[in-house]
Molecule: SAM riboswitch aptamer (S box leader)
RNA sequence: GAUUUAUAAAGAAGCGCGGAGAGACAGGCUCUAUGAAGCGCUAGCAACCUGGUCACUCGACUAAAGGUGCUAAUUCCUGAUCCCGAUAAAUCGGGAGAAUAUAAAUU
Repeated sequence: GAUUUAUAAAGAAGCGCGGAGAGACAGGCUCUAUGAAGCGCUAGCAACCUGGUCACUCGACUAAAGGUGCUAAUUCCUGAUCCCGAUAAAUCGGGAGAAUAUAAAUU
């Protein structure tokens, strides 16, 4: 890097270095010199892997030492395509899906 499966309306921040960008991409909108990205330290959230108890077909509860992840805004909003509904139409609403992110497994 690719594939598969699961999850994505909840949750959780300070300091130091750093200096102008960041929110995947496009459009929008937003954050940012009252300090962006990045790096480091500490703290926290969650519970995928992991430990324990119960059930043993699926699973439920629990713990947080370790491996990841995460700590503005619903994945910030919309976005190929398909289905349903409303409308005379433009268009609007809902669902699936695509895309993206993370985990685990395989390659």